[in-house]
Context: one part of a larger RNA
Molecule: small-subunit ribosomal RNA, 5' domain
Organism: Nitrospirales bacterium
C1' cells in the first nucleotide's frame, strides 16, 4: 500500500451488476422441491342439472390400479478421505453404456394367471388376510433366427483373451398401438408413423489400470499374514487375493515404510515487477456424503438425499398391541455465533422428465424483495455577487479569519416526487379462413411489469458524513483539567502556559461513505 462471502461504530440520496450461515454435517413446525402417458389396458365414480321417474348430461371425466419411461438426472453440503479422492498424460489384446443416428434381419402359433373390482374377516392406526372375476406393449411356453453366445474345427494377419475363410455340434427373440385408404355388421388387408426382437457400427456417458505431481510430522524407525508371489476354483460387465483351498516366503521402507495430525481436489482467487507465498466463497470439472453404521434389491446406470431392510440414538402418534419420521432441496423456526435474507412470483424464456402432439411437472431456471456487503455511475446545484454584512473564534484591541462562504441577482433541472405514453426479450404453439401440399393471411399468447425507457409539470426545492491534524504522516490556535481524567500501531504525551487528554474555532484526507478489528500478500 492491496485485498475480503467480512464484523463493529457514527452516517447514510439514487441507480446498474454482483454477492450474502465461514460458527452447530446442530435439532426441526408448515407448504412446496418428481412426475408423466387413455396413441400399452381393464375398470369406472360421488356430486350437481335437467326428467315422461324408466333414465340421460356433465364424461367413459375426477380419484384409483396394472403397464412403459423418468425418480442414478437437475438442487444441496464439505463430514469423512494424505489416496479406492484430484490435476495432467498414456493402456484397456481385461470391460459396459438406455434414451439418440447408420445399417442388417425380423415380428409365426399358443397358453395361465394377477391386481383394480366385488365378497368376507382382522387392526385404534399404519396396514393385512382368505375366496371369486378380469385385461394388457405384464408373465410364460412352443416356432423360425444369416448374423449373435458356448464348444469343436483350423486357414491367415496380428500387439497376451484381438480380428479373419470354409465347415460342424447345442442353446437363445418379439407386442402392439394410431392416422389412412379399400372391402366390410363385428373385423380383416394395404400404406404410413410410433412403438417392439436379435445384431453390426458410432456418438455419449462410465468402470479399472499405469506414470508423473501437489501438506506438516523421526519428540513415529522399523511396518505387514491375504500380507508378497504362484496353481485350482468361484465372483465381475471388466483385469485382480476380490474371494476361498493348496504351496511358496516373500513384500515395502531413511528418495522417509508404518504411525500421528491437519485437509475435499482442481481450473482459478489474492498479493508480488517476477520468483514466490497464501487462499479454494461465489462460477466450471471431479470426488464424497445424505440422522448413525451396515446390506442388498429393482435397473442401462445405484448399493440409490425426498427408495426398500437391519440395528442404533432422537422426536411424533397410540386403544400400549403397535406405528410414523429423516430440510447438508427452496423459503422458513429455534439454537450456536461478531455475523449472513422472502414461510415472495411465474413457467413468459432458457434446460430437463413424460407424451404422437395439445400440454402436464420442474423451489432447476427466469425475476422480485431485504442488506451501502463489494464493484462502478451519478447526485445532493451552476454563474455572478464585498458593506468584505451579523454570528463564531481569536487578537498585540489596529485587526486577522470563518469568507464569495452567505444574504442578493440570473439560471438549470439530473436523480428523487407527480402525469401521460410505453417496450425488447416471442421464437415456438394453437384457433379460423385459403390452399392437395409446401405455404399465406387474420387473431391468441410475458412472471418480470405498467417496470426499463421517452416526453410533460413544479421547484434550488429533497439529498454529507466520517476520520485526523505530535514526529513517522497532509492539517494548529484557544479554552478546561493538572501524572487526575485520559491517549496510544510504534516512539511515546498528561506532575498548572498540553499543537498528543476533553471542547471549540480553524485547518488536512476521503466522500455515500468514513474509521476500527480481524485475516493474507
Nucleotide at each position: 500500500g492491496a485485498a475480503c462471502g467480512a464484523a463493529c461504530g457514527c452516517u447514510g440520496g439514487c441507480g446498474g451488476c454482483g454477492c450474502g450461515c465461514c460458527u452447530a454435517a446442530c435439532a426441526c413446525a408448515u407448504g412446496c422441491a418428481a412426475g408423466u402417458c387413455g396413441a400399452a389396458c381393464g375398470a369406472g365414480a360421488g356430486g350437481c342439472c335437467c326428467u315422461u321417474c324408466g333414465g340421460g348430461g356433465u364424461a367413459g371425466u375426477a380419484a384409483a390400479g396394472u403397464g412403459g419411461c423418468g425418480g442414478a438426472c437437475g438442487g444441496g453440503u464439505g463430514a469423512g478421505u494424505a489416496a479406492u479422492a484430484c490435476a495432467u498424460g498414456g493402456g484397456u489384446a481385461a470391460c459396459c453404456u438406455g434414451c439418440c443416428u447408420u445399417u442388417g434381419a425380423g415380428a409365426g402359433g399358443g397358453g395361465a394367471a394377477u391386481a383394480a373390482c366385488c365378497a368376507g374377516c382382522c387392526g385404534a392406526a399404519a396396514g393385512g388376510c382368505u375366496g371369486g372375476c378380469u385385461a394388457a406393449u405384464a408373465c410364460c411356453c412352443c416356432a423360425u433366427a444369416c448374423g449373435c453366445u458356448u464348444c469343436c474345427g483350423g486357414u491367415c494377419c496380428c500387439u497376451c483373451g484381438g480380428g479373419u475363410a470354409a465347415g460342424g455340434a447345442a442353446g437363445g427373440a418379439a407386442a402392439g398401438c394410431c392416422a389412412u385408404a379399400u372391402c366390410g355388421u363385428g373385423g380383416a388387408u394395404g400404406u404410413g408413423g410410433c412403438a417392439c426382437u436379435c445384431g453390426a457400427a458410432g456418438a455419449u456417458g462410465g468402470g479399472c489400470u499405469c506414470a508423473u505431481g501437489g501438506c506438516c510430522u523421526a519428540u513415529c524407525a522399523g511396518c505387514u499374514u491375504g500380507u508378497u508371489g504362484g496353481u485350482g476354483g468361484g465372483g465381475u460387465a471388466a483385469c485382480g487375493g476380490c474371494c476361498u483351498a493348496c504351496c511358496a516366503a516373500g513384500g515395502c521402507a531413511a528418495c522417509g515404510a508404518c504411525g500421528g495430525g491437519u485437509a475435499g481436489c482442481u481450473g482459478g482467487u489474492c498479493u508480488g515487477a517476477g520468483a514466490g507465498g497464501a487462499c479454494g466463497a461465489u462460477c466450471a470439472g471431479c470426488c464424497a456424503c445424505a440422522c448413525u453404521g451396515g446390506c442388498a434389491c429393482u435397473g442401462a446406470g445405484a448399493c440409490a438425499c425426498g427408495g426398500g431392510c437391519c440395528a442404533g440414538a432422537c422426536u411424533c402418534c397410540u386403544a400400549c398391541g403397535g406405528g410414523a419420521g429423516g430440510c447438508a432441496g427452496c423459503a422458513g423456526u429455534g439454537a450456536g455465533g461478531a455475523a449472513u435474507a422472502u414461510u415472495g412470483c411465474g413457467c413468459a424464456a432458457u434446460g430437463g422428465g413424460c407424451g404422437a402432439a395439445a400440454g402436464c411437472c420442474u423451489g432447476a431456471c427466469g425475476c422480485a424483495g431485504c442488506g451501502a456487503c463489494g464493484c462502478c455511475g451519478c447526485g445532493u446545484g451552476g454563474g455572478g455577487g464585498a458593506a468584505g454584512a451579523a454570528g463564531g473564534u481569536u487578537u498585540u484591541c489596529g485587526g486577522a479569519u470563518u469568507g464569495u462562504a452567505a444574504a442578493c441577482c440570473c439560471c438549470u433541472u439530473u436523480u428523487a416526487g407527480g402525469a401521460g405514453g410505453a417496450a425488447a426479450g416471442a421464437u415456438g404453439g394453437g384457433g379460423u379462413g385459403g390452399g392437395c401440399a409446401a405455404c399465406c393471411a387474420c387473431c391468441c399468447g410475458g412472471a418480470c411489469g405498467g417496470u426499463a425507457c421517452c416526453u410533460c409539470c413544479a421547484g434550488a426545492a429533497a439529498a454529507a458524513g466520517c476520520c485526523a491534524c505530535g514526529g513517522c504522516u497532509a492539517a494548529c490556535u484557544u479554552c478546561g483539567u493538572g501524572c487526575c481524567a485520559g491517549c496510544a500501531g510504534c516512539c511515546g504525551c498528561g506532575g498548572u502556559a498540553a499543537u498528543a487528554c476533553g471542547a471549540a474555532g480553524g485547518u488536512g484526507g476521503c466522500g455515500a461513505g468514513c474509521g476500527u478489528u480481524g485475516u493474507u500478500c